[in-house]
This is a predicted structure of a 73-nucleotide RNA (transfer RNA) from an uncultured Eubacteriaceae bacterium. Its mean pLDDT, the model's own confidence on a scale to 100, is 82. It matches the Rfam family "tRNA". The sequence was found in a public genome assembly.
């Protein structure tokens, strides 16, 4: 330099033809317990790597850029 994949709550990930983002773990609150753990119920937390474009509407489509992984030279 070229090709391909990835970037989504604190962490690991899903999101199937564009329709307003979700599961698990963790965190917090309550119940239970003499207390802790476990269990049960609930709550909060992300405008989806960045900047533009298309669209009534973009995590999703298009362009550029950044970071990262693998391969080729």
């Nucleotide at each position: 330099g070229c090709u391909g994949g990835g970037a989504u709550g604190g962490c690991a990930c899903a999101g199937u033809u564009g329709g307003u983002a979700g599961c698990g773990c963790a965190a917090c609150u309550g119940a239970u317990u003499c207390g802790u753990a476990a269990u049960c119920a609930g709550u909060a937390g992300g405008u989806c790597g960045c900047c533009g474009g298309u669209u009534c509407a973009a995590a999703u489509c298009c362009g550029g850029c950044u970071c990262u992984c693998a391969g080729c030279u």